[in-house]
Context: one part of a larger RNA
Molecule: small-subunit ribosomal RNA, 5' domain
Organism: metagenome
RNA sequence: GAAUGAACGUUGGCGGCGUGGAUUAGGCAUGCAAGUCGAGCGAGAAUUCCCCGCAAGGGGAAGGACAGCGGCGAAAGGGAGAGUAAUGUGCAGGUACCUACCCCUGAACCUGGGAUAGCCGCGGGAAACUGCGGGUAAUACCAGAUAAUGUCUCCGGACCAAAGGUGUGAUUCCGUUCGGGAGGGGCCUACAUCCUAUUAGCUUGUUGGUAGGGUAACGGCCUACCAAGGCCAUGAUGGGUACGGGGUGUGAGAGCAUGCCCCCGCUCACUGGGACUGAGACACUGCCCAGACACCUACUGGUGGCUGCAGUCGAGGAUCUUCGGCAAUGGGCGCAAGCCUGACCGAGCGACGCCGCGUGCGGGAUGAAGGCCUUCGGGUUGUAAACCGCCGUCGGAGGGGAGGAAAUGCUUAGGGGUUCUCCCCUAGGUUUGACCUAUCCUCAGAGGAAGUACGGGCUAAGUUCGUGCCAGCAGCCGCGGUAAGACGAACCGUACGAACGUUAUUC
Numbered sequence: 001g002a003a004u005g006a007a008c009g010u011u012g013g014c015g016g017c018g019u020g021g022a023u024u025a026g027g028c029a030u031g032c033a034a035g036u037c038g039a040g041c042g043a044g045a046a047u048u049c050c051c052c053g054c055a056a057g058g059g060g061a062a063g064g065a066c067a068g069c070g071g072c073g074a075a076a077g078g079g080a081g082a083g084u085a086a087u088g089u090g091c092a093g094g095u096a097c098c099u100a101c102c103c104c105u106g107a108a109c110c111u112g113g114g115a116u117a118g119c120c121g122c123g124g125g126a127a128a129c130u131g132c133g134g135g136u137a138a139u140a141c142c143a144g145a146u147a148a149u150g151u152c153u154c155c156g157g158a159c160c161a162a163a164g165g166u167g168u169g170a171u172u173c174c175g176u177u178c179g180g181g182a183g184g185g186g187c188c189u190a191c192a193u194c195c196u197a198u199u200a201g202c203u204u205g206u207u208g209g210u211a212g213g214g215u216a217a218c219g220g221c222c223u224a225c226c227a228a229g230g231c232c233a234u235g236a237u238g239g240g241u242a243c244g245g246g247g248u249g250u251g252a253g254a255g256c257a258u259g260c261c262c263c264c265g266c267u268c269a270c271u272g273g274g275a276c277u278g279a280g281a282c283a284c285u286g287c288c289c290a291g292a293c294a295c296c297u298a299c300u301g302g303u304g305g306c307u308g309c310a311g312u313c314g315a316g317g318a319u320c321u322u323c324g325g326c327a328a329u330g331g332g333c334g335c336a337a338g339c340c341u342g343a344c345c346g347a348g349c350g351a352c353g354c355c356g357c358g359u360g361c362g363g364g365a366u367g368a369a370g371g372c373c374u375u376c377g378g379g380u381u382g383u384a385a386a387c388c389g390c391c392g393u394c395g396g397a398g399g400g401g402a403g404g405a406a407a408u409g410c411u412u413a414g415g416g417g418u419u420c421u422c423c424c425c426u427a428g429g430u431u432u433g434a435c436c437u438a439u440c441c442u443c444a445g446a447g448g449a450a451g452u453a454c455g456g457g458c459u460a461a462g463u464u465c466g467u468g469c470c471a472g473c474a475g476c477c478g479c480g481g482u483a484a485g486a487c488g489a490a491c492c493g494u495a496c497g498a499a500c501g502u503u504a505u506u507c
Base pairs, nucleotide, nucleotide: 001507002506003505004504006503007502008501009500010499013357014356015355016354017353018352019350020349026313027312028311030310031309032308035072036071037070040069041068047062048061049060050059051058052057079268080267081266088193089192090191092189093188094187095186097185098184099183102181103180106178107177108176109175110144111143112142113141119134120133121132122131123130124129150159151158152157164174165173194240195239196238201231202230203229206228207227208226209225210224211223212222213221243265244264245263246262247258248257249256250255270291271290272289273288274287293304294303295302296301321347323346324345325344329343330341331340332339333338360390361389362388363387370381371380372379373378394448396443397442398441399440400439403436404435409430410429411428412427413426414425415424416423417422451496452495453494454493455492456477457476458475462491463490464489465488466487472479473478
């Protein structure tokens, strides 16, 4: 000098774009953060209407809430960096494997069956929850048939599936089953990847083989038997520290330092284990067990997990709102309308950073007053002020206003799917903004807007007074013991300026 996720001191007008729990991966009140589908299924509350009846009540229709079965999603998105020095990452390769949604293409969707929740009845329990009996549906479950472009193969052959729904006069449409592809993932290998020898030996499933088991798949991954190997001063093993990379900071570069925000990968989800479901997890807001902690309890037993968004306590030098909206982009479900979405888009707070703008402009000498200095003549503050004349940025008040909106739906017209109420395409109309706002016009009026550090040398900028090795200063050299340009104050000056200094850290 440059830099920072900074902090502290003094000061502080506006805006844009960024950025903000680095410490206790410490504990958490409260709300929200993952649902959706009635075009899979049975059932059906409120409400409304109709019929019978004097009434009580009974019957029927529309309606579709809350639950339930079922499907898909919940493995994404979001957070954090504890662990990890290699089961990671980076780069270059490999294959013994898997793949829901997506895309493409071809084929198939036949015949049957038995249950179960919801519901009804009877219970247990303080609650959480739960038992028994009866009966019911499906795109839930099961069996049979069919079988190649699929799998296995001794090449003869063997084997594997399904479900319907909406709507039409009907093909269509949405689904289901079997194949292929893309994309994604699993696994393996070479090389690279911090410090330490005041860590020198480490290893028995250890190293290899045979056989088997297991896995989607190779493999000591596991087991039995056999052999006795394998690694190591080119640093094994141990210890410490640490997520890795793209990048970032600095530097002429080589390098050194670093990994915040954003992107890619990995790992974790109160701590430690475990599997289930599934295309995918050994699963942040799923399950089981153990533990610590906290809460409820009728004392028998239960419940919970903010390293999601806000917020709170604690610790700390230190880090924000218990905000608005799904309008846009994206995701889940759904034919769709739509619903959900603390992802996201926005607003709020913080000079935390960078950038931009403003705090006026021109004239004005009798060089006013006041301050400070003085050789008492004057000098300086200083065109600075007053005063005169202007402009109107920003802020304030009022008014207009492009754009972020493309769609979807509805509707009209035309065309196409041989015919059309169904579907597709094109065009017109209509519908959708949480949050802003570029920019323009009007009003008033210099009005609302300057500080901080420094002035011995390095280093731009000095005088007076006070103090008297005291009080104090200080980055280094060093100042202060009675004329201190170095301490404190005043005036003046210098630098930068909505900031200026200090501290910490990196080059």